A computed fold for a 534-nucleotide part of an RNA from a metagenome, annotated as small-subunit ribosomal RNA, 5' domain. The prediction has a mean pLDDT of 84. The full RNA is in RNAcentral, with records from SILVA.
Context: one part of a larger RNA
RNA sequence: GAACGAACGCUGGCGGCAGGCUUCAUACAUGCAAGUCGAGCGGUAAGGUCCCUUCGGGGACCCUAGAGCGGCGAACGGGUGAGUAACAGGUGGAUAACCUACCUUCUGGUGGGGGAUAACACUGCGAAAGCGGUGCUAAUACCGCAUGUGGUUGCCUUUUCUGCGGAAGAGGCAAAGAAAGGUGCUCAAAAGGCAUCGCCAGAAGAUGGGUCCGCCUCCCAUUAGCUAGUUGGUAGGGUAAUGGCCUACCAAGGCGACGAUGGGUAGCCGAGCUGAGAGGUUGGCCGGCCACACUGGAACUGAGACACGGUCCAGACACCUACGGGUGGCAGCAGUAGGGAAUAUUGGACAAUGGGCGAAAGCCUGAUCCAGCCAUGCCGCGUGAGGGAUGAAGCCCUUCGGGGUGUAAACCUCUUUUCUGGGGGAUGAAAAAGGUGAGUAGGAAAUGACUCGCCCUUGACAGUACCCCAGGAAUAAGGAACGGCUAACUCCGUGCCAGCAGCCGCGGUAAGACGGAGGUUCCAAGCGUUGUUC
Numbered sequence: 001g002a003a004c005g006a007a008c009g010c011u012g013g014c015g016g017c018a019g020g021c022u023u024c025a026u027a028c029a030u031g032c033a034a035g036u037c038g039a040g041c042g043g044u045a046a047g048g049u050c051c052c053u054u055c056g057g058g059g060a061c062c063c064u065a066g067a068g069c070g071g072c073g074a075a076c077g078g079g080u081g082a083g084u085a086a087c088a089g090g091u092g093g094a095u096a097a098c099c100u101a102c103c104u105u106c107u108g109g110u111g112g113g114g115g116a117u118a119a120c121a122c123u124g125c126g127a128a129a130g131c132g133g134u135g136c137u138a139a140u141a142c143c144g145c146a147u148g149u150g151g152u153u154g155c156c157u158u159u160u161c162u163g164c165g166g167a168a169g170a171g172g173c174a175a176a177g178a179a180a181g182g183u184g185c186u187c188a189a190a191a192g193g194c195a196u197c198g199c200c201a202g203a204a205g206a207u208g209g210g211u212c213c214g215c216c217u218c219c220c221a222u223u224a225g226c227u228a229g230u231u232g233g234u235a236g237g238g239u240a241a242u243g244g245c246c247u248a249c250c251a252a253g254g255c256g257a258c259g260a261u262g263g264g265u266a267g268c269c270g271a272g273c274u275g276a277g278a279g280g281u282u283g284g285c286c287g288g289c290c291a292c293a294c295u296g297g298a299a300c301u302g303a304g305a306c307a308c309g310g311u312c313c314a315g316a317c318a319c320c321u322a323c324g325g326g327u328g329g330c331a332g333c334a335g336u337a338g339g340g341a342a343u344a345u346u347g348g349a350c351a352a353u354g355g356g357c358g359a360a361a362g363c364c365u366g367a368u369c370c371a372g373c374c375a376u377g378c379c380g381c382g383u384g385a386g387g388g389a390u391g392a393a394g395c396c397c398u399u400c401g402g403g404g405u406g407u408a409a410a411c412c413u414c415u416u417u418u419c420u421g422g423g424g425g426a427u428g429a430a431a432a433a434g435g436u437g438a439g440u441a442g443g444a445a446a447u448g449a450c451u452c453g454c455c456c457u458u459g460a461c462a463g464u465a466c467c468c469c470a471g472g473a474a475u476a477a478g479g480a481a482c483g484g485c486u487a488a489c490u491c492c493g494u495g496c497c498a499g500c501a502g503c504c505g506c507g508g509u510a511a512g513a514c515g516g517a518g519g520u521u522c523c524a525a526g527c528g529u530u531g532u533u534c
Base pairs, nucleotide, nucleotide: 001534002533003532004531006530007529008528009527010526013381014380015379016378017377018376019374020373021339026337027336028335030334031333032332035072036071037070040069041068047062048061049060050059051058052057079292080291081290089216090215091214092213093212094211095210098209099208103205104204105203106202107201108200109199110198111145113143114142120135121134122133123132124131125130152175153174154173155172156171157170158169159168160167161166181197182196183195184194185193186192218264219263220262225255226254227253230252231251232250233249234248235247236246237245267289268288269287270286271282272281273280274279294315295314296313297312298311317328318327319326320325345371347370348369349368353367354365355364356363357362384414385413386412387411394405395404396403397402419471420470421469422468423467424466428461434455435454436453437452438451439450440449478523479522480521481520482519483504484503485502489518490517491516492515493514499506500505
């Protein structure tokens, strides 16, 4: 000199953009943060209309809430950095050792049956949380059977490639093995047909992952030896998959001064800061990866978890209790308490972007978009402009002549950024859906699919940004320093006292260094101090 997620002191007009618990991964009141689908299923309170009525009520239809079975999602998104010195991360490869729901393309299929169960009704136990018993019922829930193109596995034949381990393909035989329907249109109705969303098997793609390897990745040798599933082999198990990953047996290996082992510290990177560079330092915001979710352990479900707002066990803590027993997990968004030098609102909206579900309308979304608070930072603007005296007053200095503040003020002329009042007023909205018309391919036709035109409709921010009019210099300057380094000097007070100080050093009676004043210098809505890095 530069920088900061800063803090403190004094001061403080506005706007834009960003940032905001760095400390105990401390404990948490309250609300919200993951739902959705009636076009999978049985079914329906309330409400409305109509009918009957013994006036108690009952029945039909419409529109539905809540709950239940079922599907998809909940493994994303959001938070934090405790652990981790490691194939965790970065980078480059391998997978001939693997998986991949939803999505896209293609091929083939979707036949025929069965038994349950929640909801519901009745009933039991319990303070509650909740747990049963009996009976009824449905499905795209569950389970057999058939079919078997193809796929899998086993055996045989064969071709190509190869990293020589194997891989890919063709043919034959055998074995086990799949599915589900919903909605719309047509038809007088049924059967059927068509369309669409599904379902099953398979092939490929895309996306996302798993595993393995080379190199890189902090300090301590005042840590020198470490290791028994340890190192390798064989066989088996397990996994989507290789592998001591696990087990049995066999062998005795494996690592290490090119730093093993042990200890300390730490999430890693793209990048940020600094520097001419080399380098040093940091990893907050944003993006990628990893790890964690009260602490420790475990599996279940699932395409995917060993699962933040799932389950089970143990522990600590807290709460409820009828004392028998239960409940909970903010390192999601706000917010509270303590801690601390220190870090914000218990806000608005799904309008946009994105996500989940749904055929869609739509619903949900503390992701997100906005608003609020804070000079925390960067950037921009303003606090007026021009004229105005050999120069008012006040204050300061003085050699008492004068000098300074100083064109500064007053005063005159002007402007209105900003401010106040009034008025107008956005971009961000494109769509989807609906209505209507036309066309295209297909089809017996219609619905449907696709394309195009017109109409209708959607804004939290926000009456905000911005624009116009009116008024009036009106609403707006401080902080630090002035001995040298270092730009800027005098007077008074004090008298080695009080005090200053980054270093050198000032202060003991004329202190340019302490305190005040006038003046000056430097920055400026900031200025200084402290801390840290270069």